The prediction has a mean pLDDT of 82.
The RNA shown here (small-subunit ribosomal RNA) has 1525 nucleotides and comes from an uncultured bacterium.
The sequence is in RNAcentral, with records from Greengenes.
Its Rfam family is "Bacterial small subunit ribosomal RNA".
[in-house]
RNA sequence: AGAGUUUGAUCCUGGCUCAGAACGAACGCUGGCGGCGUGCUUAACACAUGCAAGUCGAACGUGAUUGAGAGCUUGCUCUCAUGAAAGUGGCGCACGGGUGAGAAACACAACACGUGGGUAAUCUGCCUGGCGAUUCGGGAUAACACUUCGAAAGGGGUGCUAAUACCGGAUAAGCCCACGGACUCUUAGGGGUUUGCGGGAAAAGGGGGCCUCUGUAUAUGCUCCUGUCGCUAGAUGAGUCCGCGUCCCAUUAGUUAGUUGGCAAGGUAACGGCUCACCAAGACGAUGACCGAUAGCCGGCCUGAGAGGGUGAACGGCCACACUGGGACUGAGACACGGCCCAGACUCCUACGGGAGGCAGCAGUAAGGAAUCUUGGACAAUGGACGCAAGUCUGAUCCAGCGACGCCGCGUGAAGGAUUAAGGCCUUCGGGUUGUAAAGCUCUGUUGUAAUGGACGAAAGAUCUUCCGUGUUAAUAUGCUCUUGGACUGACGGUACCACCAAAGGAAGCCACGGCUAACUCCGUGCCAGCAGCCGCGGUAAUACGGAGGGUGCAAGCGUUGUUCGGAAUUACUGGGCGUAAAGCGCGCGUAGGCGGUGUGUCAAGUCAGAUGUGAAAGCCCUCGGCUCAACCGGGGACGUGCAUUUGAAACUGGCAGACUUGGAGGAUAGGAGGGGGUAGUGGAAUUCCCGGUGUAGAGGUGAAAUCCGUAGAUAUUCGAAGGAACACCGGUGGCGAAGGCGACCACCUGGCCAAAUACUGACGCUGAGGUGCGAAAGCGUGGGGAGCAAACAGGAUUAGAUACCCUGGUAGUCCACGCCGUAAACGAUGUCAACUAGGUGUUGGGAUGGUUAAUCGUCUCAUUGCCGCAGCUAACGCAUUAAGUUGACCGCCUGGGGAGUACGGUCGCAAGAUUAAAACUCAAAGGAAUUGACGGGGGCCCGCACAAGCGGUGGAGUAUGUGGUUUAAUUCGACGCAACGCGCAGAACCUUACCUGGUCUUGACAUCCCGGGAAUUUCCUGGAAACAGGAGAGUGCCUCGCAAGAGGAGCCUGGUGACAGGUGCUGCAUGGCUGUCGUCAGCUCGUGUCGUGAGAUGUUGGGUUAAGUCCCGCAACGAGCGCAACCCUUGUCUUUUGACCAACACAUAAUGCCGGGGACUCUAAAGAGACUGCCGGUGUCAAACCGGAGGAAGGUGGGGAUGACGUCAAGUCCUCAUGGCCUUUAUGACCAGGGCUACACACGUACUACAAUGGCCGGUACAAAGGGAAGCAAAGCCGCGAUGUGGAGCCAAUCCCAAAAUUAUGUCUCAGUCCGGAUUGGAGUCUGCAACUCGACUCCAUGAAGUUGGAAUCGCUAGUAAUCGCGGAUCAGCACGCCGCGGUGAAUACGUUCCCGGGCCUUGUACACACCGCCCGUCACACCACGGGAGUUGGUUGUACCAGAAGCAGUUGAGCCAACCGUUUACGGGGGCAGGCUGCCAAGGUAUGGCGAGUAACUGGGGUGAAGUCGUAACAAGGUAACC
Repeated sequence: AGAGUUUGAUCCUGGCUCAGAACGAACGCUGGCGGCGUGCUUAACACAUGCAAGUCGAACGUGAUUGAGAGCUUGCUCUCAUGAAAGUGGCGCACGGGUGAGAAACACAACACGUGGGUAAUCUGCCUGGCGAUUCGGGAUAACACUUCGAAAGGGGUGCUAAUACCGGAUAAGCCCACGGACUCUUAGGGGUUUGCGGGAAAAGGGGGCCUCUGUAUAUGCUCCUGUCGCUAGAUGAGUCCGCGUCCCAUUAGUUAGUUGGCAAGGUAACGGCUCACCAAGACGAUGACCGAUAGCCGGCCUGAGAGGGUGAACGGCCACACUGGGACUGAGACACGGCCCAGACUCCUACGGGAGGCAGCAGUAAGGAAUCUUGGACAAUGGACGCAAGUCUGAUCCAGCGACGCCGCGUGAAGGAUUAAGGCCUUCGGGUUGUAAAGCUCUGUUGUAAUGGACGAAAGAUCUUCCGUGUUAAUAUGCUCUUGGACUGACGGUACCACCAAAGGAAGCCACGGCUAACUCCGUGCCAGCAGCCGCGGUAAUACGGAGGGUGCAAGCGUUGUUCGGAAUUACUGGGCGUAAAGCGCGCGUAGGCGGUGUGUCAAGUCAGAUGUGAAAGCCCUCGGCUCAACCGGGGACGUGCAUUUGAAACUGGCAGACUUGGAGGAUAGGAGGGGGUAGUGGAAUUCCCGGUGUAGAGGUGAAAUCCGUAGAUAUUCGAAGGAACACCGGUGGCGAAGGCGACCACCUGGCCAAAUACUGACGCUGAGGUGCGAAAGCGUGGGGAGCAAACAGGAUUAGAUACCCUGGUAGUCCACGCCGUAAACGAUGUCAACUAGGUGUUGGGAUGGUUAAUCGUCUCAUUGCCGCAGCUAACGCAUUAAGUUGACCGCCUGGGGAGUACGGUCGCAAGAUUAAAACUCAAAGGAAUUGACGGGGGCCCGCACAAGCGGUGGAGUAUGUGGUUUAAUUCGACGCAACGCGCAGAACCUUACCUGGUCUUGACAUCCCGGGAAUUUCCUGGAAACAGGAGAGUGCCUCGCAAGAGGAGCCUGGUGACAGGUGCUGCAUGGCUGUCGUCAGCUCGUGUCGUGAGAUGUUGGGUUAAGUCCCGCAACGAGCGCAACCCUUGUCUUUUGACCAACACAUAAUGCCGGGGACUCUAAAGAGACUGCCGGUGUCAAACCGGAGGAAGGUGGGGAUGACGUCAAGUCCUCAUGGCCUUUAUGACCAGGGCUACACACGUACUACAAUGGCCGGUACAAAGGGAAGCAAAGCCGCGAUGUGGAGCCAAUCCCAAAAUUAUGUCUCAGUCCGGAUUGGAGUCUGCAACUCGACUCCAUGAAGUUGGAAUCGCUAGUAAUCGCGGAUCAGCACGCCGCGGUGAAUACGUUCCCGGGCCUUGUACACACCGCCCGUCACACCACGGGAGUUGGUUGUACCAGAAGCAGUUGAGCCAACCGUUUACGGGGGCAGGCUGCCAAGGUAUGGCGAGUAACUGGGGUGAAGUCGUAACAAGGUAACC
């Protein structure tokens, strides 16, 4: 720091997703050790059990128990010591500990928190300093004893007693209150100091010691310590007030009666409507009141470059709460977690009468939940309560336990070791990899385990004791301070750490490996199983699923899930946008607000600078240090962007004062243009209707028609009249207006604008949330009007349908008046205002000026409105002084697509509806601009037997042949629009043959290797359909060695073993090769350069021309390649030559180029020539080229062929061949016989033969080319009606043979199902062949079907072509209407490019890119999902009104009751209180009625998503009626 994902590709916009860090986490797999941290985020749910707050005998009475002693009545009494438990009293219990429910403020001036201030409006126990005191009395009461009620908890009565408990009096330095005086400060309210007078309020003792004084057991004495009281100061803590800051909703806009203020009173520690009586009517709110939702706040923590965003666990500060609600008491402090009272819910005990309780303390339990620990040890340390102290208490705390929950550290060994072991995996079978990895060898001992030894530090205080000194006292002692020595105290823990012995021994997993993103192969699976964060993988060769091997990453962890920040400049302060991507309000006026011209002076609010205080500690950062390091901890420093106070500065902003002029703005004068607006009137043309005339059969309308009108007289034409609406020409990117909008003429009323010139006012300005006005068309209300047009509606057409487009009619409406509505693609898709920034050329309205008498021409200038264009901007398109450039001011608006401008709620409206405006859910895109293609029932240009013009066919018949279908045991397989269908097949009776049935073989019919036997070969017999099986016989070769026997080898046959063979089995969508097709169409590309951000463009486009991207010219292009053309073959003319040939001459013949010769002719096949727009004329751009002509055998590529660019169709072929993978192996291989591929209700393609007279038949007659021929072609001759047979000359071929027909000239037939046509069938034959039954061809005789020129539709052909006629060849034993070739005869027509089809180039539109066989919309049907409405219903919260009224407090009463004080007549009275009653306030509760937000609901509404459902075809091309609002 970025990356993936929209597209065929590109740039942009824009969302989604990923890589990072973090966590109080959870889950999965795995798990060696230690240190430091951390651990109910959910049910503020309920809690068993134990513990968490006591202490003081030096305040007080009592005194269990135990011990000792004495007395004697020896089991009792007394004394002394000890001092439990409980009680009175004091202090503490308001700290410490927990939790985060509530609360965004009841009171108050928003103070809960943060930060900074105030308190002159306050309090403060314990503590410290100072000052002054500590006096005299009194009456009770608990404990206790007796008694009584109760189950208990707990009481009641009587009697006794103490105090540092309680009460009264005295005294008052100082304090408080009232009234005065003086000084001083001040926030003007008051405060401080001092002073005078009057009134008022205190106290408690305890302990140690002593005998100097009083006094003598000892204290009432002395002394020390301590306690107590008053005042004051401090410290600490608390209360209260203020400035600023602190979440969401406006679909919450009005709230408020103690409410806001005042006066008096009460209350409080204290100010205050805090409370109350009276008076006034205020107070708050768009700078967000009120209502609602959510939430403890902060230091900090996480993230981030920062600014920010998120968060508020642990640690620290503050607040709030303690089962829920209310209340007060005590106290310095509470409205009190382990206190009290009441009400409520819940739990427990109960003798049913009544009682008890509150873990959000530490452990722990249940429940909830994805999820969070031990019912541990100790007060040794730190801290706290009490105490003089010892000490007691302390779940605070310190430790330990559990959990990989987190951070940090360590280990699981090290060195060396190649036969690169075995095994695994892969393999091109050679090898590679795991891999120096292992083993084996040599070491080490962290850590763990076991055992042993050692056993330090954390600890110093306090206390006790000892010594010394000091102060007090009469003195010692006590006590206090300091000092010396000693003693004592450890939960953790026998722990950390150290040392020794042994042994590599006990210690590695998890995720991922298609891209992002580091890391690749095999097997399995086969759109299945599954994966997936996004894009997306999987349909038989998956680096994406599952497993394995290997490599990558991290590591005692690794992944997943969740959450937050980041990336995201994707809410943009730093740091975004709004013409077309989301986004400028339809347009004005204007309030608040924001912003504001030029000088001067002043103030110092903003601003800037300095200083001071504060900004707690911890944390972050820097530095130093302590644990072996680190995490962790300690010391110091810095930071803390803030707030407050104060001192300065005065440029800028601002306040105030006073000026200025023109550059802002404005009014005055005299001019100008204008469909600006309103009112009233006038006019002509046209449509329609009505009246009259003329006139007759149609008219109207359309693509074509029909409905409709018309003989009752239309249309047409003409005269007149009526009525309504709109104003031709002028008329123009011309004018006016803010926009909507405005168009005949005249008059009146009226708004704005422009220019000129002078004087004037003196910043008066710009924008503008709310607000308010205007606002097309349609629509609504009331009343008019209504000619034309025309939603709805009706009819006629069109159509598969046609609720449309077209036609005939036609009502609202359109018009007027008044009133609503308030929206439009209300658009320049561009808010208003101001300034600046090259020009050129038009337009409208003014002005100045020059030339001129004028018409008019030119120059300058202001305003308006257009076009082109530079810089600049922009994603591009484009904008460009009328900005989308460069800036300033203000307003509005946007934040992925859909859901949706919808629902609910509010406001407006008569309604229609408008405005404001979500969410659930769903997708990974939606979108803008431009590019290349493709396409268009878009355009332009051009070509082609593409159409047209012609000729002949197909489609009808019969037959042949191929295909589909059907059938079958099998009818083998492939080919399917053109570009499958007389195609593979250039030839299925067996074979072929791949299919079927049956019979057989299993190393095999075929190949290689190994072993054994045998020569090979050949004749015959038996069985069998054959394959095959069995048997008999003949037969011994070639090469080397060897005398020979024999051995070995090559080839062949046969038996055996296993490696293997074999497969026309599958996949042409795994492939090679070959082929078809567009198309013999003229195209397809590259290098360099240039243009563009880029995809790409240019070149290759343009003007001409061509068959052609053929050539020329022009041009930011210049060149080049594959194609075109040419080179090649053939054909047409000529020359030479060869072979051949033979016209003339001549010769020999029965005859023949046989011979001499010939070079004329025909042919043959070699080499050449020839044609190149070369020549002439014209046209054309001085070009290319075209037109015409000459010459020529041939003229403009002469005719024909071969030749097929880049590519398209996953086109065809695994059955030609080759080949990956898969499958098969006594069979899907191999052999044999028979059958089938030849079937046959039917359909289609391609052909043949015909339907006849341009013909058929009979006989006669003429002329080819190109081929083939030895298991061959075969002549003549002969037999046969014929196919053929016989025969065999000749020919290995320019020699011989196979071999012409149409034609032509006679004859006949005379328009018929025929002397046409030949199918079919019967019979008889020929040929080939082992074999013609299934299933060959041909011949003869007989038979003689359909068919009389073919519907819709459709095919071929432009000249030696079509048509027609025959001939040959391949295949082949035989079989040809097919195919491939050959020649003979030999036409017609082409005006032309409108249309059909195909193609090329340019251009245009596009929502297509699998590319129009594209894309895509809506209803309906089905399934699922979320949401709205909904008669109602359920619980929650809250307002108002009323009832009610516990405990408590206040007031009042108090005839009942009462120790302290006073008086007293001793009976009592007074003073002061208590119980009780009443009143007020008030919690729960109740009744009634509203608001709000939830849950649920029959039914219902639209929405979204779903596999290949139904109906149409609305949109994208002119989308077939341009689309859209």